[in-house]
Molecule: small-subunit ribosomal RNA
Organism: marine sediment metagenome
RNA sequence: ACCUGUUUAUCCUGCAGGAGGUUGCUGCUAUCAGAAUCCGGCUAAAGCAUGCAAGUCUAUGGUUCUUCGGAGCCAUGGCGCCCUGCUCAGUAACACGUCGAUAAUCUGCCCUGCAGUCUGGGAUAACCUUGGGAAACUGAGGAUAAUACCAGAUAAUGAUCAGAUACUGAAAUGUUCUGUUCAUGAAAGCUUCGGUGCUGCAGGAUGAGUCGGCGGCCCAUCAGAUUGUUGGUGAGGUAAUGGCUCACCAAGUCUAAGACGGGUAAGGGCCGUGAGAGCGGUUGCCCUGAGAAGGACACUGAAAUACUGGUCCUAGCCCUAAGGGGUGCAGCAGCUGCGAAAACUUUGCAAUGCGCGCAAGCGUGACAAGGGGAUUCUGAGUGCCCAAGGUUUCCUUGGGCUUUUUGCAAGAGUAAAUAUCUUGCAGAAUAAGUGGUGGGCAAGACUGGUGCCAGCCGCCGCGGUAACCCCAGCGCCACAAGUGGGAACCAGUUUUAUUGGGUCUAAAGCAUCCGUAGCCGGUUCAGCAAAUUUCUUGUGAAAUCGUCCUGCUCAACAGGAUGGCGUGCAGGAAAGACUACUGGACUUGGGACCAGGAGAGGUUGACAGUAUUCAUAGGGGAGCGGUAAAAUGCUAUAAUCCUAUGAGGACUACCGAUGGCGAAGGCAGUCAGCCAGAAUGGAUCCGACGGUGAGGGAUGAAAGCUAGGGGAGCAAAACGGAUUAGAUACCCGAGUAGUCCUAGCUGUAAACGCUGCGAGCCAGAUGUUGCACAAUCUAUGAGGUUGUGCAGUGUCGUAACGAAGGUGUUAAGCUCGCCACCUGGGAAUUACGGUCGCAAGGCUGAAACUUAAAGGAAUUGGCGGGGGAGCACCACAACGGGUGCGGCGUGCUGUUUAAUCUAAUUCAACGCAGAGAAUCUCACCAGGGGCGACGGCAGGAUGAAGAUCAGUCCAAAGGGCUUAUCAGACAAGCCGAGAGGUGGUGCAUGGCCGCCGUCAGCUCGUGCCGUGAGGUGUCCUGUUAAGUCAGGCAACGAGCAAGACCUGUAUCCAUAGUUGCUAUUGCAUCAGCAAUGAUGAGCGGGCACACUAUGGAGACUGCCCCCGAAAGGGGGAGGAAGGUGCAGGCCACGGUAGGUCUGUAUGCCCCGAAUCUUCUGGGCUACACGCGCGCAACAAUGGCUUGGACAAUGGGAUGCGACUCUGAAAAGAGAAGCCAAUCCUCGAAACCAUGCCUUAGUACGGAUUGAGGAUUGUAACUCAUCCUCAUGACGACGGAAUCCGUAGUAAUCGGAGGUUAGCAUCCUCCGGUGAAUAUGUCCCUGCUCCUUGCACACACCGCCCGUCAAACCAACCGAGCAGGCUUUAGGUGAGCCUUAACUAUUUGGUUAAGCCGAACCUAAGGUCAGUGAGGUGGGUUAAGUCGUCACAAGGUAUCCGUAGGGGAACCUGCGGAUGGAUCACCUCC
Repeated sequence: ACCUGUUUAUCCUGCAGGAGGUUGCUGCUAUCAGAAUCCGGCUAAAGCAUGCAAGUCUAUGGUUCUUCGGAGCCAUGGCGCCCUGCUCAGUAACACGUCGAUAAUCUGCCCUGCAGUCUGGGAUAACCUUGGGAAACUGAGGAUAAUACCAGAUAAUGAUCAGAUACUGAAAUGUUCUGUUCAUGAAAGCUUCGGUGCUGCAGGAUGAGUCGGCGGCCCAUCAGAUUGUUGGUGAGGUAAUGGCUCACCAAGUCUAAGACGGGUAAGGGCCGUGAGAGCGGUUGCCCUGAGAAGGACACUGAAAUACUGGUCCUAGCCCUAAGGGGUGCAGCAGCUGCGAAAACUUUGCAAUGCGCGCAAGCGUGACAAGGGGAUUCUGAGUGCCCAAGGUUUCCUUGGGCUUUUUGCAAGAGUAAAUAUCUUGCAGAAUAAGUGGUGGGCAAGACUGGUGCCAGCCGCCGCGGUAACCCCAGCGCCACAAGUGGGAACCAGUUUUAUUGGGUCUAAAGCAUCCGUAGCCGGUUCAGCAAAUUUCUUGUGAAAUCGUCCUGCUCAACAGGAUGGCGUGCAGGAAAGACUACUGGACUUGGGACCAGGAGAGGUUGACAGUAUUCAUAGGGGAGCGGUAAAAUGCUAUAAUCCUAUGAGGACUACCGAUGGCGAAGGCAGUCAGCCAGAAUGGAUCCGACGGUGAGGGAUGAAAGCUAGGGGAGCAAAACGGAUUAGAUACCCGAGUAGUCCUAGCUGUAAACGCUGCGAGCCAGAUGUUGCACAAUCUAUGAGGUUGUGCAGUGUCGUAACGAAGGUGUUAAGCUCGCCACCUGGGAAUUACGGUCGCAAGGCUGAAACUUAAAGGAAUUGGCGGGGGAGCACCACAACGGGUGCGGCGUGCUGUUUAAUCUAAUUCAACGCAGAGAAUCUCACCAGGGGCGACGGCAGGAUGAAGAUCAGUCCAAAGGGCUUAUCAGACAAGCCGAGAGGUGGUGCAUGGCCGCCGUCAGCUCGUGCCGUGAGGUGUCCUGUUAAGUCAGGCAACGAGCAAGACCUGUAUCCAUAGUUGCUAUUGCAUCAGCAAUGAUGAGCGGGCACACUAUGGAGACUGCCCCCGAAAGGGGGAGGAAGGUGCAGGCCACGGUAGGUCUGUAUGCCCCGAAUCUUCUGGGCUACACGCGCGCAACAAUGGCUUGGACAAUGGGAUGCGACUCUGAAAAGAGAAGCCAAUCCUCGAAACCAUGCCUUAGUACGGAUUGAGGAUUGUAACUCAUCCUCAUGACGACGGAAUCCGUAGUAAUCGGAGGUUAGCAUCCUCCGGUGAAUAUGUCCCUGCUCCUUGCACACACCGCCCGUCAAACCAACCGAGCAGGCUUUAGGUGAGCCUUAACUAUUUGGUUAAGCCGAACCUAAGGUCAGUGAGGUGGGUUAAGUCGUCACAAGGUAUCCGUAGGGGAACCUGCGGAUGGAUCACCUCC
């Protein structure tokens, strides 16, 4: 002195938890010693067996024994038993503390002084004799003593009256003195002769009684209490004052400064904690009080209403012979019970003290000692050295050292012991745990087990197969004879704030004003000294506490000195600033008066106006009305509509305005009456008269209530129509209370500026309203403009403040005064009680229980059925072509199956992995076989594994078994450990890939802003395909993406020329009569062209016009190409726990003679359905016949295969060339020409099926392809919906390649023919940026509300039931006391009356807890039901008050708020 926890992150508010200290309980563990004011306090002031805890003394009498010294016992008597000890029930009180008073008192034993102790008398106990009784006990007769008792005397004392002077004191009612009268009325002996008792008076000391001031708990959901109550007079009583008690009189007394009532509690010194202020505690030690089973009462005594005395009642227990008795551990031990909780039925009077005694002494569970207890505090120890070995900060072994401790012995010590001390002997021997190890918080990224289980966790949180959090092991950390847990208190906590907090939005300003008490109060002078400050006196017990010293070996502990504390109270003195008080003065606060202006200020009355509705009359004649669209509704009984007249109620357009007025609610046509307030101005007056305001009073929107009116429109409820899954709503129709008036009630609103009132001070700027003044203009008017002052009302803003948003002279700034309110969320604007109300309800206002957050402001994202800007054919629009229908191919779901292996599931799975499942592939199914590197143990030269022949089992293969032969070393029977695994986990991973993304974004450095998250830059304007560029700007720069770049293609140039090309030219061959043509697979020649492939050029908004500040845009020229030329490649930071462990790699887990490997067969090819992608179609832009023309890219040795022959064809038999610009594939098709078909299920279309062939391959049934012939299904352009495409594109046509033999309608390329439409937009689907709202952050597939159903929990209501406590009244009434009478065994007894009165009973009230059928709401609880209320404009903005309604969240009416988004307009700045 902080730390953790709300969030994606931040700051704040706020609570929860952690870290400190202390107290008692408890778990595990434990060597010794000392000290202690520790040890049945907390609960049961519950009950107690047994033992002990108060006796003592010749003063006296008696009796027993005797060593004659004396001792014991009984009784009378004296003193003591009122102390000590225990406990804390009661008590909120003069109980306690402190300071005082007693002028209102007492005081045994003790001390001092003075004076005394005279004369007599009668009893009685023990004892003796007896009676009753179970006992306890008790009766009768007889005898006796005293310091027992009584009478008298003296002294003395008290009271009354009268007088005197003096003293004390604040004050005489006191004291003293004198006298009168009255009353009461002392004494005790003993003796050792030393003394010691006894009596009276006075004083002291001690102790006690009583009284007063002040101080210290909670509740106002306790607001009025009281009748002896308050006072007086008189009396009684007491040691003493006093309503303490009584009679009479009066009606007082206490109370918001908290009476009365209820709850709790002994109080203080002190103790704990804290820096302190405080807060909490107070068992033990000391002081005081109270109590002795509960309650009451007196006696004795100096003192008691008496713990171990008495009497009575009640409850309990014990004895009993049933008649009657006994008893009280909250003394010490001990027992039971209660409980989480607490010791021995020990020793001794040796010490200290107390009682008695002259003393010796006796007694003493006070006390002194011991025992037990980790209860606290203090001290010490559990070892040290050397060598060897080991797994080396350590352990083991061996040797040595030391001996606090341990064991033994002797002595001292003690009342006796235990301890302790001294000396000696032996031996490292006899001695370490508890808690933690994810963060907070110090110490493991160790090992094993477990697998949201078991469990941990104060809080946050761990655990669902790699747990640093569980359970263990090892290591480590903290403290240590202790260490953890739970409970409580203080601190932390400035979360109760006096020191020292807050209230716009986090909890919190009363709806507003008036005003009582209270609190606070302008300037000045004087007085006083209450308060204040200073000084001083007394007191504030000791112990405790600080410092120092001393004594125990140190320390704890103890002793001494000193200081402080007790923050206080009381007395005295001084000061005179502030406050108070008293008196005087002042004017600035406040008030009054006057003047002319402003105003929806209030109230009453009258009048006016338009519109709606209705009525009447006329016109008119089919619809009206309503909505997103409709319907209900109205209308031929004439609506709607038009005209005129009338009725009636409500309201008051324009002016009109962040304009005005009012305390707030609120106030709006005009005029008048009455009432009130504010501002301004004044050379006016008063003179602090003021501020705030608990209680209290008044006013108080809307809704609502009562009574009476009124009722046009609107409109809760109720009704109907729509919408909807439903629609108790939103929309529509009609409509009642109500809305209006009068008289009352209610008393609440988001009654808001979410901001109490008053005062002073502290920069400005700019509007507006009222008044005044000045200047100026003027049309001369109640005119305009500008400025200044005061007052009001807005906006911006400095300092300052604030968590921030923001506030900012109208403060949320700096100060002062007063009031109200707050203290985590919920339960709860609730319950109970009280009070107000006719009711509805209002005000006041908890707890149990539950919970770790709830909340404020701001930030970054994401989202919105918010806004703006921009963009995209995986968006629309325009256009073209499809899919969706039927057939087939293929993939998927589902189903089926022994198996139909698996993965992928919106875009971003579904002709995808599968670039092609007959076997293989292959992972699936049925069946069969094979395999273990290495190590260990059984077995094995008495022959393992194996080979050959034969037999047997077997669907087959292989294998098993048996016989024989060969050969010669291993061996899978067991335990480990491996190889292998298309086994699991893509949610453990790498790598790769898809999608966001055909996007234009993502960041950094420095600076600046912000407490911070973060912002700025990256924003704005223009522009772009683009965060592309330009201009502006607290930013200036930079990086990754974009672009640039790379490849192809389009033009040109240069170079090169074989296997390419060959125009010109010469030949050759062929055709042709020839002209001429063809052939560059013929020969020369050539490289012009084409082509090939290498290097360059070219395009840059460069040029022109227009727009623009520029960037750039539009148009044009030139050009092969024009604004990125076209098409690709590359494709950011990241996200999606996207996909893949079945391509490979790889962690962990699993299988391991089977999930390995291999063989045979089957399956992946199934088939009621559903879906996706395709193919060919439905025909004439077509089909068929014949003929004709033009490509490009590729591929080829297990290959491409010309050419020839055979076959109708598929194909077959031969076979050249080619390792390829050379040979082959290779004759492209659509197209063109020609003829036929003529709108038909066809000469369209080809599914399906039959027959016959061919090819590949070991194999073609399940299950391949092709050819020929035959068959000829469905289909006539496709619902809702949906896909693709912007130019060499769509559409259409064919070709090639990929993929083991075989198999393409697939995929990837290639070329041929070759359009239409748009040149836009943000409507749909999405993307980017800016802005806005948000209760979202797993981020809208978000969050979240209420009913119902289920379980549990606490509470409330409840007919009642049975208790405790208390109050009042009545009854019964033990007993005490008083009085009187009687009796006469007289310190007595009996009776009567009266007062008081415990206890019990009855009734009524209050209060507290218990229980209760049933009821009510509340809280909690991974995955229940119904809806979707709120958060975005949450899809009807939300919320507040009120009223009605509804399964539920809620809906609707009326008034209000913005804590509402968006657009437009107005106003202000």